This record gives sequence, C1' cells and structure tokens, in this order.
RNA sequence: UGUACCCAUGGUGUAGUGGUUAUCACAUCCGCCUAACACGCGGAAGGUCCCAGGUUCGAAACCUGGUGGUACAU
Repeated sequence: UGUACCCAUGGUGUAGUGGUUAUCACAUCCGCCUAACACGCGGAAGGUCCCAGGUUCGAAACCUGGUGGUACAU
C1' cells in the first nucleotide's frame, strides 16, 4: 500500500435480523452464610451500542463515508 472481515455493544467476553426500560456470564461493591476465607444465595452500581451523515413514524440493527482492529498479500 491492496483485498477481505458472517470485526467494533458496561472493566473483560458476549446476545440482540426496524418497535417495552439494550441480554447474559465473569469481575467490582453491599448484605446473608462462615471463627475467618473460599464456595453458595440475594441485591446494587456500571452502556451517549467506534465517529459523522442518510433512510424511516421509529435505527445498536438498513445505506454511505471516516477511524480503529484482525487475517491474507505485497
């Protein structure tokens, strides 16, 4: 530099094929349990869904451009 991506969503990993308040697990915090820790149980906080624009009554999703990442090639 080129091509492809059935890549970009809480701290990490993920679900979500146009319509309720964006899902779950781990992690974090609080409570219960324990002599204490771990495990387990209950609860809480944490997201302008990469950025900008467009389509639409309505966009995390569809379209265009950009940025970043990954793979391959050079």